[in-house]
This is a predicted structure of a 73-nucleotide RNA (transfer RNA) from a Minisyncoccota bacterium. The source organism's lineage runs through Bacteria, Bacillati and Minisyncoccota. It matches the Rfam family "tRNA". Rfam links the family to the GO term triplet codon-amino acid adaptor activity. Rfam classes the family as a transfer RNA.
RNA sequence: GCCCCUAUAGCUUAAUUGGAUAGAGCGCAGGCCUCCGGAGCCUGAAAUCUCCGUUCAACUCGGAGUAGGGGCA
Numbered sequence: 001g002c003c004c005c006u007a008u009a010g011c012u013u014a015a016u017u018g019g020a021u022a023g024a025g026c027g028c029a030g031g032c033c034u035c036c037g038g039a040g041c042c043u044g045a046a047a048u049c050u051c052c053g054u055u056c057a058a059c060u061c062g063g064a065g066u067a068g069g070g071g072c073a
């Protein structure tokens, strides 16, 4: 330098050929319980890598970037 793959809560991940409020587990915060913790139960906060485009509608499709990984030279 060229090519391929990946990018969603703090972490791991789901989202059925584009369809409605992006869901879950762990973790975190609060509450119940308890002498105190833990466990258990309830509640809550928290995410689509960035920009542009296509579309009535984009996590999903196209383009350009960014980051990570791999291959060739």
Stems, first nucleotide, its partner, number of pairs: 001072007010026004019056001028044005049065005